[in-house]
Context: one part of a larger RNA
């Protein structure tokens, strides 16, 4: 530390269960709201924080009915009632019903503020209680408003998307949005259809048909005619005509005519209708109202069991009854007709009432006749432009109409798919008008092959909570004791009210409340092996030793050692890769369903075959019965008319074409594929509609506020000087400026640290600006293709090249990921053509299944087409090497020319050689391919159908093309393998060699390759190489070598060769030339001669300045036998250099290299044996036998296991079901039996049938749990030490005394914000980054006091709302009066004291303001005016405040003591207001003021952390109304300067006294912070006010008062 058993924790899966939701079905309602909904907001209980009820008549009051023993909701606890005089409950009616919301008296920041009217108390003000007071419409009564899921109609209307792009078109008249109804909505009683026949309002449903059509004729859209059901229901205006009123006109006053209202009349197309004429009360309908009535709330009754066993418990089981118009269904201590509540039946009844009856208000009709009257006008229709109509402007009818026009009148009009005739249908321009039909927030019954806590609603539970977000909005997790609480009395440990351990209860406490089972991940403990020289995808094959065992030569648990061996998916030509994914477990996650269709299979009828929709019965979501519309099939041909076994083409009877001849559909259930649908699942960026955001920022607009402190020194003036006069100089004075320096204040230049931070942008340092385009509060404006922008594409709530939400939306994704049990059969491609194609797609090509049964292969022979390889060119076409000839040219030379002559110039044809060619062939093969034959093989071929995948390919050989005869390049061909193939060799290694794995076997042969060792097998035989460790890095190249070995050829040689050694090596001559010089030997020449010679170069090298010298060839003499050349093999060596130390795999070999021959071994999933499974043929039979297979990726087919439910059927189970953890058997598998033990209540078998039916993987999802790791971190380095003290416990709490720290703050008030955090007293399980006896935690009780403070009862700005008025599809948008609205105007209080915690609010004392009465007096209008206003600068005045001095008062000090006196500490104070005088304000005196206060001595109670606080009360001075310095409030005055500096109410506009009266609302704490904003007790941001002393110009600095802290390890 490793496996392995055992017991634990941890955790909450499974099992089991439901209380809750899903989907629906049959009824019911189908609204509620000015008589204040709907939603809430605040009360409401003895004790009361939620939910639940409910409204100050407040978990409830009446009254009526129902019930009959208990009750005061959930809610279990104390108290205290209440109920047989009928409580609690249950049904109906009624009563009350705060505040806000349409919200309606105005206003408003919803549940808040402020009024006016009447009546009432009364007494004026004030108060209180009631009622009323909003807008529209309407003459009035009267009604509207608003809210609520889905259907309904009407306005107005998008995008993504699809078309593989993309504008017509699609989506889609959908999505939002708006307005409006009803319970349904709309539609609707033909100016309708239809076609030679006829139907006869509308509305739905089946077909009709995915047809006719529309359509870039693309994608798609897509009828109606007519059939069959369901429901039926039809009518009333206007108008002619007649009257009547009322007005007017007119009159010959009789009247007439006019216009409006009203009555009767009338209502349609085979024409009605007035009007004339006859004729009659006929037929039907049917409102209220009364009557009867089924029904109808709560509610009553409503049958039958017992004994025995087990058992904590009986309903189980065993026996033996019983009921039943009741055996639905819930509960009872497991499963109950007969225990208990229901159930089946019966009954009972208030409101209410279908329906019946009665009565009738009312409303309803004829025949016939046509002179003339009427019958819907800016209307039909027409142009334009547009929309609906399946129909896109089309030949385009109909419909609607924005515009401009514009009829006819029944002898009229309109339709009938351009138009026109014929005919045939109808009668527009008014209305209304159930039923069939859409939908369900809601209420009652009820069902479910629908879920069962990660499921089913988001929500089983106090959830739309909690939480996030300014805001629209977004949105959780969380269910289980037990049969009963019998919830653990009592003891012990322990600071403990924690925890644990006894005890008891209980059938069970491993059921103890964090509580049913109780799994995995993880964490522990005990035991058993095993481990401390080993390298490791950890398995796996083998095996000693140990332990254990239920005695079995047996099973288990370990495992030294040793063999082999680079995880899983996924994606790829190819993966161990160092390509993706995955910390682990555990639940959950992905081809579904519907309609058309296709093929395949079963069933059923069949030349038919089948229903839909609907009815009808029923045991009612079912079944059976009707139900024949319709579809399909039975005939095809043709554009069609139309004919028909034929027809069309056509002049054809001619050919041809597509049929007949050869008949099998139809429904349906089940599988398989395609279509439309989100269509396997999970994922964009984005595009469009409604809203929501201006607390963050951007720019404006209105009102306020800020900027220590020095510095310079413009302009203008003065004065001098100076000009003719300016000018200009100079000295002052003056004090300007997007002026200088530099705090606050805004900013962010520079570097550093921070970067899982103190901070999602700081911090330290340094820097920029700081009177201005400065900066900053409040309060308002501007909103998404929009705004704002001193402009960066910058900001618009941490988001911006177009916010952020929620909807269209499961947008779309030719892309990427991922996709879940077995077993058995066959098994691919990575090619071809097209392609806005190229990673995608469609045909074909290849695979599967089932048909068919036609061929296919292979060998061999004949016959055949051809133009490759080679090969060859005086055969072609081109190119071509050397040489010969040399046409012709060039060049030169000939006295002009001619004629010619030379040429080491080019050169044509020819000849000789000699050689190339893909696009050269006089030739020309092999192979391959066609046809025949014969012969082998046997299903391999071909056809159909159907369902696929693939179109990304790689290697190697060869043939070529490309490159560079480069590439692991690339592109083709023809084989192959890999892909999709294990095994074996090649060290390892996809593709090489060998070989194709159904399983086992501790048999056996072999293949490539092998045989010292590692490592199975030869230290083998036989000749031979190699000496380099060559072999053994790539065989490394050219080239090189007297390495060695073999062969061939050839020359010298006993007439003495080769080497050696001795000896000569000479002379004309120093050969000419050249040169200084050249002599064999710088260099040039040559007849490189000649002589003597055994032999000797006019000389092969060293050497010299040039000789000279040594030398070599060459001879001889010595030696004695083989010496040498050329060539062509074999192994060797050089050539030879790369980065981590090295290697042939290694060790190492002189054979264990290398050649060659031989012979033996060893060596694979190959072949053989043995035994076994499975398939497919045949054959027999129903179990074998033979052949013959069985390697697989995408893919295709078969067969089966497992999960969850259903139904039928027979079963298990408290004597213990599932679930859970172990062991044993068992099947190829998937899994299956059966047992221990835990659990305690369900469970599984057959057979069919239904699926939310199987995970390892999606950077899944959720939840638990590891790792890093006891590791980083404990949030400003201003800083703490000590002693007491409470305490279990003290580094942090209290007290004490040092220390340190801030002090223009880190001190003290305000304002927004915050919302009890503030005081106490008890407490420490979380919180506090530690601990905590403390806390801004925890529980408890306490606290905020106002005519004068801030608001509001006053007033306006900006902005906003908005009677009138305009505008606008629709919601709306603007907006004069007016209203609302402080950031501004306007308004009266001081001082001390007090409290644990408020105080200009209590208290005291002292003051002021407004209003009412009542009394005196006085004056009465309006209006001016006034409120009333910038910057910067000066002067003057100078308050508080401060210093410092003098003086006083107290206290201490000053050697022994007094006193003077000196010193040192403190102190030395006083307010509004009223009078007075006086100002411009100020301010001065006096009153307030015998209060009060400090300070000093001196102390009661008390209390105490024993340090000491406290301070009644007493005692003393009863203590300055001084000088000066700073200092600059306030006011007033003047300079200046251009950008010219709110509004309204108030005020102006009575006085005096007494009396009364004086309302609402804030007030507590924190407020540069631990309480606001930042996710936090966060180094960050926050407006104003105030801010003492020493330096010092200064609010800078640095030190320090008061005050406060030491910053939570």
């Nucleotide at each position: 530390g490793g496996c392995g058993u055992a017991u634990g924790g941890g955790g909450g899966a499974u099992g089991c269960c439901u209380a809750g939701g899903c989907u629906c079905u049959c009824a019911g309602a189908g609204g509620c709201g000015a008589c204040g909904a709907a939603g809430g907001a605040c009360g409401u209980g003895a004790u009361a924080a939620g939910c639940u009820g409910c409204g100050a008549a407040a978990a409830g009051c009446c009254g009526c009915g129902g019930g009959g023993a208990u009750c005061g909701g959930c809610a279990c606890a104390u108290a205290c009632g209440a109920a047989u005089u009928g409580a609690u409950c249950c049904g109906c009616g009624g009563g009350u019903a705060u505040c806000c919301g349409a919200a309606u008296g105005g206003g408003g920041c919803a549940a808040c503020c402020c009024a006016c009217c009447g009546u009432a108390c009364u007494g004026a003000a004030g108060g209180u209680a009631c009622g009323g007071u909003a807008c529209c419409c309407g003459a009035g009564a009267g009604g509207g408003g608003g809210c609520a899921a889905a259907c309904c109609c009407g306005g107005a209307g998008a995008a993504c998307u699809g078309a593989a792009a993309c504008a017509u078109c699609u989506a889609a008249g959908u999505a939002c949005c708006c307005g409006g109804a009803g319970g349904a909505a709309g539609a609707g009683a033909a100016a309708a259809c239809a076609a030679a026949a006829g139907u006869g309002a509308u509305u739905g449903c089946g077909c009709c048909a995915g047809u006719a059509g529309c359509g870039g004729c693309g994608a798609g859209c897509g009828a109606a005619c007519g059939c069959g059901c369901a429901u039926u229901a039809g009518c009333c205006c206007a108008a002619a005509c007649c009257a009547a009123u009322u007005g007017g006109u007119u009159u010959a006053c009789g009247g007439a005519c006019c216009a409006a209202u009203u009555g009767g009349g009338g209502u349609u197309g085979u024409a009605g209708g007035g009007c004339c004429g006859c004729a009659a009360u006929a037929u039907u309908c049917a409102a209220u109202a009364c009557c009867c009535a089924a029904u109808g709330a709560a509610c009553u009754g409503g049958a039958a069991c017992a004994g025995g066993c087990u058992g904590g418990a009986a309903a189980g089981c065993c026996u033996g009854g019983c009921c039943g118009u009741a055996g639905a269904c819930g509960g009872u201590g497991a499963c109950a007709g007969c225990c208990c509540g229901g159930u089946a039946c019966a009954g009972g009844c208030a409101a209410g009432g279908a329906g019946g009856g009665u009565g009738g208000a009312g409303a309803u009709a004829g025949c016939g006749g046509u002179a003339c009257c009427c019958u819907g006008a800016g209307u039909a229709g027409u142009g334009c432009g547009g929309g609906g109509c399946a129909c896109g402007u089309g030949a385009a009818a109909c419909c609607c109409u924005g515009u401009a026009u514009g009829a006819a009148u029944c002898c009229g009009g309109c339709g009938g798919g351009a138009c026109c005739a014929u005919c045939c249908g109808c009668c527009a321009a008014g209305g209304c008008u159930a039923a069939a039909u859409a939908c369900u927030a809601c209420u009652g019954a009820g069902a479910g092959a629908c879920c069962g806590a990660u499921a089913g609603u988001g929500a089983a539970c106090c959830a739309g909570u909690a939480c996030c977000g300014u805001g629209a909005g977004g949105g959780a997790a969380a269910g289980g004791u037990g049969a009963a609480a019998a919830g653990a009395a009592c003891c012990c440990u322990g600071a403990a009210c924690a925890a644990g351990g006894g005890a008891g209860u209980g059938a069970a406490a491993u059921a103890g409340a964090c509580c049913c089972u109780g799994a995995a991940a993880c964490c522990a403990u005990a035991c058993g092996c095993u481990u401390a020289c080993a390298a490791g995808c950890g398995g796996u094959c083998g095996g000693a030793g140990c332990c254990c065992u239920u005695u079995a030569g047996g099973g288990g648990g370990u495992g030294a050692c040793g063999g082999c061996g680079u995880g899983c998916c996924u994606u790829u030509u190819g993966c161990a890769u160092a390509a993706u994914g995955a910390g682990c477990c555990u639940a959950c996650g992905a081809g579904u369903u519907a309609c058309u269709u296709u093929a395949g299979u079963u069933a059923g009828c069949a030349a038919g075959g089948u229903u839909a929709a609907g009815g009808u019965g029923u045991u009612c979501a079912g079944c059976a019965c009707c139900g024949g519309a319709u579809c399909c099939g039975u005939a095809g041909c043709g554009a069609a008319a139309g004919c028909g076994a034929g027809u069309c083409u056509u002049a054809a009877u001619a050919g041809g074409g597509c049929g007949u001849u050869u008949g099998a559909g139809u429904u349906a259930g089940c599988u398989u594929g395609a279509g439309u649908a989100g269509a396997c699942g999970c994922g964009a960026a984005a595009c469009c509609g409604u809203g929501u955001g201006a607390u963050c920022u951007a720019c404006c607009c209105u009102u306020g506020g800020g900027c220590a402190g020095g510095u310079u020194g413009a302009a203008g003036c003065u004065g001098u000087g100076g000009u003719a006069a300016c000018a200009c100089a100079u000295a002052g004075u003056g004090g300007a400026g997007g002026a200088c320096c530099g705090a606050a204040c805004c900013c962010g230049u520079u570097g550093a640290c921070g970067u899982u931070g103190a901070a999602a942008a700081g911090u330290c340092u340094u820097g920029g600006g700081a009177u201005g385009a400065c900066c900053u509060g409040a309060g308002g404006g501007u909103a998404g293709g929009g705004g704002u922008g001193a402009a960066a594409g910058g900001c618009c709530a941490a988001u911006c090249a177009a916010a952020c939400u929620c909807g269209g939306a499961a947008a779309u994704a030719g892309c990427u990921c991922g996709u879940a049990c077995u077993c058995c059969c066959c098994g691919a491609a990575a090619u071809g053509c097209a392609u806005u194609u190229a990673g995608g797609u469609g045909c074909a090509g290849c695979g599967g299944u089932g048909a068919u049964c036609u061929a296919g292969u292979u060998u061999u022979a004949u016959a055949g087409a051809g133009g490759u390889a080679g090969a060859g060119c005086u055969a072609c076409u081109g190119a071509u090497u050397g040489g010969a000839u040399g046409c012709g040219g060039g060049g030169g030379c000939u006295u002009c020319a001619c004629c010619g002559c030379c040429u080491a110039c080019c050169a044509a044809u020819u000849c000789c050689u000699g050689a190339c060619a893909a696009a050269c062939u006089c030739c020309g093969a092999a192979u391959g391919c066609u046809a025949u034959a014969a012969a082998a093989u046997g299903a391999u071929u071909u056809u159909c159908a159907u369902c696929a995948g693939u179109g990304a390919g790689g290697g190697c050989a060869u043939g070529g093309g490309u490159g560079c005869u480069a590439a692991g390049g690339u592109c083709c061909a023809u084989g192959u393998c890999c892909g999709a193939g294990a095994g074996g060799g090649a060290a390892a290694g996809a593709a090489c060699c060998c070989a194709g794995a159904c399983c086992a076997u501790c048999a056996g042969c072999u293949a490539a390759g092998g045989u010292c060792c590692c490592c199975a097998a030869a230290u083998g035989u036989a000749u031979g190489u190699u000496a380099a460790g060559u072999u053994g890095a790539a065989u490394a190249a050219a080239c090189g070598c007297g390495g060695u070995u073999g062969g061939a050829c050839u020359g010298c040689u006993u007439a003495g060769a080769c080497a050696g050694c001795u000896a000569g090596g000479a002379u004309g001559u120093u050969g000419g030339c050249u040169u200084g010089g050249a002599a064999g030997c710088a260099g040039c020449c040559a007849u490189u001669c000649a002589u003597u010679u055994a032999a000797a170069g006019a000389g092969u090298g060293c050497g010299u300045a040039a000789c000279a010298g040594c030398u070599c060839a060459c001879u001889a003499g010595u030696c004695g036998a083989g010496c040498g050349g050329u060539c062509c093999g074999g192994c060797a060596u050089g050539g030879a250099u790369a980065a981590u130390a090295a290697u042939c795999g290694g060790g190492c070999a002189u054979a264990a290299a290398c050649a060659u021959a031989c012979u033996a071994c060893c060596g694979a999933a190959g072949c053989u044996a043995u035994g076994g499974a499975c398939u497919a043929u045949a054959g027999u039979u129903u179990a074998c036998u033979a052949u013959a297979g069985u390697g697989g990726u995408a893919g295709g087919g078969g067969a089966g296991c497992a999960u969850u439910g259903u139904a039928a059927c027979a079963g298990g189970u408290u004597u213990g079901a599932a679930g859970g953890u172990g062991u044993a058997c068992u099947g190829c598998g998937a899994g299956g039996u059966a047992u221990g033990c835990u659990g305690g209540a369900c469970c599984g078998g057959u057979u069919a049938c239904a699926a939310a039916a199987g995970a390892a993987a999606a950077u899944g999802u959720a939840g638990g749990c590891a790792u890093a790791a006891g590791u980083a971190a404990c949030g400003a380095u201003a800083a703490g030490g000590c002693g007491g003290g409470c305490g279990a416990g003290a580094a942090a709490c209290c007290c004490g005394c040092c220390c340190a720290c801030c002090g223009a703050a880190a001190g003290a008030c305000u304002a927004a914000g915050g919302u009890u955090u503030c005081c106490u007293c008890a407490g420490c399980u979380a919180u506090g980054c530690u601990a905590a006896u403390c806390a801004g935690c925890u529980g408890a009780g306490g606290g905020u006091u106002a005519g004068u403070c801030g608001g509001g009862g006053c007033c306006u700005a900006a902005g906003g709302c908005g009677a009138a008025c305009c505008c606008g599809a629709a919601c709306g948008g603007g907006g004069c009066a007016g209203c609302c609205g402080a950031u501004g105007g306007a308004c009266a209080a001081g001082c001390a004291g007090u409290u644990a915690a408020u105080a200009u609010u209590c208290u005291g004392c002292u003051a002021c303001c407004u209003g009412c009465u009542u009394u005196a007096c006085g004056a009465u209008a309006a209006a001016a005016g006034u409120g009333a206003c910038g910057g910067g600068g000066g002067c003057a005045u100078c308050a508080a405040c401060u210093u410092g001095g003098u003086g006083c008062g107290u206290a201490c000090u000053g050697a022994c003591g007094g006193a003077a006196c000196a010193g040192u500490a403190c102190g030395u104070u006083g307010a509004a207001c009223c009078c007075a005088c006086u100002u411009a304000a100020c301010g001065u005196g006096g009153g307030g003021a015998u209060a009060g206060u400090a300070c000093a001595c001196u102390c009661a109670a008390g209390c105490u952390a024993c340090g000491g606080c406290g301070g009644c009360g007493g005692u003393g001075a009863c203590a300055a109304u001084c000088c000066a310095g700073g200092g600059g409030c306030c006011u007033g005055c003047c300079c200046u300067c251009c950008a010219a500096g709110a509004a309204a109410a108030g005020c102006g506009a009575g006085u005096a006294a007494a009396g009364c009266a004086g309302c609402c609302c804030g007030u507590a704490c924190c407020c540069c912070a631990a309480a606001c904003c930042g996710a936090c007790a966060c180094a960050g941001g926050u407006a104003g006010u105030u801010g003492g002393g020493a330096u010092g110009a200064g609010a800078a600095u640095u030190c320090u008062a008061a005050g406060g802290u030491g910053c939570u390890c």